[in-house]
RNA sequence: AGCUCAUCCAGAGGGACUGAGGGAAACGGCCCGUUGACGUCCCGGCAACCCUCCCCGUCGAGCCCCCGCCCGGGGCGCCUCGCGGUGGAACGGUGCCAAAUCCGUCCUGGCACCGAGAUCCGGUGCCGGGGAAGAUGAGAG
Repeated sequence: AGCUCAUCCAGAGGGACUGAGGGAAACGGCCCGUUGACGUCCCGGCAACCCUCCCCGUCGAGCCCCCGCCCGGGGCGCCUCGCGGUGGAACGGUGCCAAAUCCGUCCUGGCACCGAGAUCCGGUGCCGGGGAAGAUGAGAG
C1' cells in the first nucleotide's frame, strides 16, 4: 500500500520560525491568506477510538443456596466474565483544534418555479437518502 469494522452537521488556539500560496486529488463553486494563511516547533486545549479504573442494569453465562440427588424449576444471593448505557474519570497510546469530510460531481426521493406543460420530459432552486473517494481509530493476515 491493500483488507475488515466503527465514526465523520458536536468540540477545542496562543506564541516562535518561515514566507506564498492553501482548503487530499481533477473540474466547478465558495472560502482562508503579506492585518502572514499552509507548514514546522513549543505550550495550551478538545474529544473519548484504544488502554486503565469506577457507576448502573427488570440482560446473559458461571458459582452459591433451596425444591433430598439427576432432570426441570425457584432465589429482593455472590463475586467473576460477557453484553448493554445520549453513564462517569482521563495517567498513558493515537487523533484532532476555520467552514458538515467547506459544498457539488454518480444513483435516487420530495417540494416549488419555468419551458404552450394536466401526465410525461427537460431546466433551475431548496430539503433529504444512498454510493464513490477520503480522513481517523481499532483489528486481521